[in-house]
């Protein structure tokens, strides 16, 4: 004193006490609001990652069946930004005008209500152990 191995605990915000139509909309117009994580000059839109979602294989469960449910591994998909300015440096900062957000459900369509999800999770932070 580790980048190694164990333990702990953290780890997502956001429809206004608005307005409009409808029989009904936090779902549509309008018009408001939010922004996980490491990296880099401070980042939703650079560059990775996580999650979500498709797929295949496996174990297991319900059901005569069809199917349907859950775990776990592997892939595969994975949204969005431009001026100008100041500086060495900034698609990050300051002006400014833009842009984007999974799956199911639902008296009518959702980034903002419900649900799976008291989960998962990139990873942060402390503690303790090793090696060189």
């Nucleotide at each position: 004193c580790a980048c190694c191995c164990c333990g702990u605990g953290c780890g997502g915000g956001g429809u206004a006490u608005u307005g409009g139509u409808g029989a009904a909309a936090g779902u549509c117009c309008a018009a408001a609001c939010c922004g996980g994580c490491g990296g880099u000059a401070c980042a939703g839109c650079c560059c990775g990652c996580g999650a979500a979602c498709u797929c295949c294989g496996g174990a297991g469960g319900a059901g005569c069946a069809a199917u349907c449910c859950c775990c776990c591994g592997g892939a595969g998909c994975c949204g969005a930004c431009u001026u100008g300015g100041u500086g060495a440096a900034a698609u990050u900062c300051c002006a400014a005008g833009g842009c984007c957000g999974a799956c199911g459900g639902u008296c009518a369509c959702a980034g903002u209500c419900c649900g799976g999800a008291u989960g998962g999770g990139a990873g942060c932070a402390c503690g303790g152990g090793u090696a060189c």
This is a predicted structure of a 132-nucleotide RNA (FMN riboswitch aptamer (RFN element)) from an Acidimicrobiales bacterium. Its mean pLDDT, the model's own confidence on a scale to 100, is 84. Of the family's consensus pairs, 100% are formed in the model. It matches the Rfam family "FMN riboswitch aptamer (RFN element)". Rfam links the family to the GO term FMN binding. Rfam's curators write: The RFN element is a highly conserved domain that is found frequently in the 5'-untranslated regions of prokaryotic mRNAs that encode for flavin mononucleotide (FMN) biosynthesis and transport proteins. Lineage of the source: Bacteria > Bacillati > Actinomycetota > Acidimicrobiia > Acidimicrobiales.